[in-house]
RNA sequence: AAAGUUCUUCGGGGCAGGGUGAAAUUCCCGACCGGCGGUAAAGUCCGCGAGCCGUUUUUAAGAGCAGUUAUAAAAAUGGCUGACCUGGUGAAAUUCCAGGACCGACAGUAAAGUCUGGAUGAGAGAAGAAGGCA
Numbered sequence: 001a002a003a004g005u006u007c008u009u010c011g012g013g014g015c016a017g018g019g020u021g022a023a024a025u026u027c028c029c030g031a032c033c034g035g036c037g038g039u040a041a042a043g044u045c046c047g048c049g050a051g052c053c054g055u056u057u058u059u060a061a062g063a064g065c066a067g068u069u070a071u072a073a074a075a076a077u078g079g080c081u082g083a084c085c086u087g088g089u090g091a092a093a094u095u096c097c098a099g100g101a102c103c104g105a106c107a108g109u110a111a112a113g114u115c116u117g118g119a120u121g122a123g124a125g126a127a128g129a130a131g132g133c134a
Base pairs, nucleotide, nucleotide: 005130006129007128008127009126010125017029018028019027031114032113033104034103035048036047037046038045043102044101051080052079053078054077055076056075057074058073059072060071063068084100085099086098087097088096106117107116108115
């Protein structure tokens, strides 16, 4: 510098023990958990996924004279979206060590990061095989 296609597999964890109450793994004391890529090793830094709210295009079928409207699927695209400080070591760490903090979608229900549900789902990605290219 060129090429970068197809397939397969994998891909999220957690309230012990108590209090109150008719009823709470939801309130209170306490306990436990931490997806993916980057980087001096990260729930808190940067980015992504998932979740929520739109917009556009295409396809399908239904109603309909037409315009149009709502539904389902796929693709593209935009917005919303939580939380960390101090000290130490070091060339380098909000990532390691010490200490003290904080955060956690939607629906259900006695108010939920942990129960039940969408979800035997989806996905950021990871590993491998074949083929191809240089």
Description: FMN riboswitch aptamer (RFN element) from Parablautia intestinalis, 134 nucleotides, folded computationally. Of the family's consensus pairs, 100% are formed in the model. The coordinates come from a structure-prediction model, not an experiment, and the mean pLDDT is 81. Lineage of the source: Bacteria > Bacillati > Lachnospirales > Lachnospiraceae > Parablautia.